Annotation: This is a predicted structure of a 74-nucleotide RNA (transfer RNA) from a Planctomycetaceae bacterium. Its Rfam family is "tRNA".
Parts: sequence; structure tokens; C1' cells
RNA sequence: CGGGGCGUAGCUCAGUCUGGUAGAGCGUUCGGCUGGGGGCCGAAAGGUCGCAUGUUCAAAUCAUGUCGCCCCGA
Repeated sequence: CGGGGCGUAGCUCAGUCUGGUAGAGCGUUCGGCUGGGGGCCGAAAGGUCGCAUGUUCAAAUCAUGUCGCCCCGA
């Protein structure tokens, strides 16, 4: 320098192909069961979907650029 993969809740990751309410598990908080602990059950909080621009009625998803990490080639 060229090519590819990944980036989404505190953590681990789905969802992207085929645009249409942002989700799961774990964790956290509150409540219930239990004499207590543990465990189980219920509820809640928590997100600029790496960033910017564009396309569209509508973008995590499509396009362009860009940043970080990893891999391959030169």
C1' cells in the first nucleotide's frame, strides 16, 4: 500500500442477506416464596447500533467516506 472480517445494554452475543416498535442470556436494582442464606419466580432500569454524510415516507440493516482491533497478501 491492497483485500477481507469484526464493532449493537456493564459482559457475551443475536438481529443485517430480504429496510418497518432495538432484543436474548448473564449481571444490576426492587418485590414475592423461604426463619435466614442459597435457590426459584415476577418486575424495572440500562442503547447517539464505532463515527460522519447520503438514499428513503422510514436505516442497526442500503451507498460513500472514516476510526479502532484482528487476519491475509505485497